[in-house]
RNA sequence: GGAGAGCGCCAGGGGGUCGCCCGGUGUGGCGGUUCCGGCGACGGGACCGCGGGCGCCGGGAGGAAAGUCCGAACUCCCACGGGCAGCAUGCUCGCUAACGGCGAGGCGCGGCGACGCGACGGAAAGUGCAACAGAGAGCAGACCGCCGGCCGGCUCCGUCCGGCCGGUAAGGGUGAAAGGGUGCGGUAAGAGCGCACCGCUCCGCCGGUGACGGCGCGAGGCACGGCAAACCCCAUGCGGAGCAAGACCAAAUAGGGAGGCGCACUCGGGGGCCGCCCGUCCCCCUCCCGCUCCGGCGGGAGCAGCUUCCGGGUAGGUCGCACGAGGCCGGCGGCAACGUCGGUCCCAGAGGAAUGACUCCCCAUCGCCCCCCGGGGCGAGGACAGAAUUCGGCUUACGGAGCUCUCCGGCG
Numbered sequence: 001g002g003a004g005a006g007c008g009c010c011a012g013g014g015g016g017u018c019g020c021c022c023g024g025u026g027u028g029g030c031g032g033u034u035c036c037g038g039c040g041a042c043g044g045g046a047c048c049g050c051g052g053g054c055g056c057c058g059g060g061a062g063g064a065a066a067g068u069c070c071g072a073a074c075u076c077c078c079a080c081g082g083g084c085a086g087c088a089u090g091c092u093c094g095c096u097a098a099c100g101g102c103g104a105g106g107c108g109c110g111g112c113g114a115c116g117c118g119a120c121g122g123a124a125a126g127u128g129c130a131a132c133a134g135a136g137a138g139c140a141g142a143c144c145g146c147c148g149g150c151c152g153g154c155u156c157c158g159u160c161c162g163g164c165c166g167g168u169a170a171g172g173g174u175g176a177a178a179g180g181g182u183g184c185g186g187u188a189a190g191a192g193c194g195c196a197c198c199g200c201u202c203c204g205c206c207g208g209u210g211a212c213g214g215c216g217c218g219a220g221g222c223a224c225g226g227c228a229a230a231c232c233c234c235a236u237g238c239g240g241a242g243c244a245a246g247a248c249c250a251a252a253u254a255g256g257g258a259g260g261c262g263c264a265c266u267c268g269g270g271g272g273c274c275g276c277c278c279g280u281c282c283c284c285c286u287c288c289c290g291c292u293c294c295g296g297c298g299g300g301a302g303c304a305g306c307u308u309c310c311g312g313g314u315a316g317g318u319c320g321c322a323c324g325a326g327g328c329c330g331g332c333g334g335c336a337a338c339g340u341c342g343g344u345c346c347c348a349g350a351g352g353a354a355u356g357a358c359u360c361c362c363c364a365u366c367g368c369c370c371c372c373c374g375g376g377g378c379g380a381g382g383a384c385a386g387a388a389u390u391c392g393g394c395u396u397a398c399g400g401a402g403c404u405c406u407c408c409g410g411c412g
Stems, first nucleotide, its partner, number of pairs: 001408007009400002012362007020060008029050009062384001066395002069393005074242004086238005091105005106120001107118004121233002126231002128227002143172002145168009180198006199222001200220003203216005246319004256310006268285002270282002290303005326345008363382001365380006
């Protein structure tokens, strides 16, 4: 200098003007209670509440606030217990409130390396699958080759060529995969057929909490091919819905329940009875006595209606809702994840949803121009992205700078 690996960190800084949300506070306003004065209308004081008019003070997004993929807190519903189905997880030990997360480790794979990745239980329970190619794809297979025998051809029983029968899994060829590997012996040629070493299985011992690892002149010639991100088997876990959860206060209208009133009062005209007046009877008309039933009548009961109260729900409002499995610093324990102790801090809470706009200076960064190659001038300009009940994770998006480590090259 180049190419990489891991880890934690930051998320432009400062000023001015005008705004937004939340909290506190002052002032003014409105309402209520109470006291004082007044015959009274009313006036004055104290306290409480309200909303927001006008001021002042304080606070106001993120590492991912995102995706809503896991795990929880909290709330309501359901629930005696158990099982089936379904879904998820799946090496070991640990951490944690919990987890499918994290840490450390084992094994396998990738990389020269720093390091990274892994659905990583079971295929000697069962069922199934394997395209194409290939002779054969499961307790297999003879296409080529190799070897033996027989037959035929060439002058010949040898050699060569062709055919038939058999042996052979060492060689070739196909395939993702062809029933341990290398070598020696052996054989007609071959073959764990025999042997040595390596591998494998089992057993034993040792180390480790464990996954697992190491060892053995140990036993066994070697079976049990692959796929479970195919069904399946085994083990473990899982009731449902979600802050629009849910709790409280509570209009208008309609409807529900209870009580009271309703149940009191009350007409007119014409005609007859000799005329008039009174009384009585009959008829008619208008209006009214709300309607129905019982009663000879007085009257009684109920309904409608009116009214008072009660209760449920809606609109609306309040809470849930910001002190929390909290942040920061330090000590101790632990390789670490993490735990524990001490100190310190209070850090958004809206709810159609605030955290903004303009402008000035400076710092990264980029472009252009000038140039005495040291610098100068002008311009642009800050990635991804916006809380909505709250935490712990994962994943995804994205700008920058730093530290440590690895490999390669050059120079001294």